This is a predicted structure of a 73-nucleotide RNA (transfer RNA) from secondary endosymbiont of Heteropsylla cubana. NCBI's taxonomy places the organism under Bacteria, Pseudomonadota, Gammaproteobacteria, Enterobacteriaceae, aphid secondary symbionts. The prediction has a mean pLDDT of 82. RNAcentral holds the sequence, with entries from GtRNAdb and Rfam.
RNA sequence: GCCGAUAUAGCUCAAUCGGUAGAGCAGCGCAUUCGUAACGCGCAGGUUGUAGGUUCAAUACCUACUAUCGGCA
Numbered sequence: 001g002c003c004g005a006u007a008u009a010g011c012u013c014a015a016u017c018g019g020u021a022g023a024g025c026a027g028c029g030c031a032u033u034c035g036u037a038a039c040g041c042g043c044a045g046g047u048u049g050u051a052g053g054u055u056c057a058a059u060a061c062c063u064a065c066u067a068u069c070g071g072c073a
Base pairs, nucleotide, nucleotide: 001072002071003070004069005068006067007066010025011024012023013022019056027043028042029041030040049065050064051063052062053061
């Protein structure tokens, strides 16, 4: 230099043919217990890497860029 993959909650990951984003763990509260942990119930947490474009509507499609990983040279 070229090619490919990945980027979503604090962490690990989902999200069908584009229809308005969810789970587990972690955190907080309640309940339970003599008490703690575990289990149970609930709550909170997101500019979907960045910037544009297409669309009534984009996590998803198109373009450029950034970061990480891999391959080729």
Notes
The gene name in the source record is tRNA-Thr-CGT-1-1.